[in-house]
RNA sequence: AUCGGAUAAAGGCAAACCUGGGCGAAAGCCAGGGGCGCAAAGCCACGGGUCUACAGCGAACUUCGCCAUGACAGCCGGGUUGCCCAU
Numbered sequence: 001a002u003c004g005g006a007u008a009a010a011g012g013c014a015a016a017c018c019u020g021g022g023c024g025a026a027a028g029c030c031a032g033g034g035g036c037g038c039a040a041a042g043c044c045a046c047g048g049g050u051c052u053a054c055a056g057c058g059a060a061c062u063u064c065g066c067c068a069u070g071a072c073a074g075c076c077g078g079g080u081u082g083c084c085c086a087u
Stems, first nucleotide, its partner, number of pairs: 004085002012038002017033003021030003036074001042080003046077003049072003056066004
């Protein structure tokens, strides 16, 4: 340096849910609490996938369908950076 990941050590992140305010049409994001879990559950929308559908389009029209330029990195892959060292 690469690979690997433990009944280790020091730490880290933070699911569901609750509260608050803000942004947003929504998905979702932010702060506080919380802790399901995670060896990258650090970062990046490049590929696949998933979610939402304002606007737009269509229709059998108070509704339904299609649709990403929006979102998800804690869905998978990929890129990139990083703590420790039992074996």
Predicted 3D model of an 87-nucleotide RNA (c-di-GMP-I riboswitch aptamer) from Paenibacillus oceani. The prediction has a mean pLDDT of 82. It was read from a public genome assembly, where an Rfam model found it.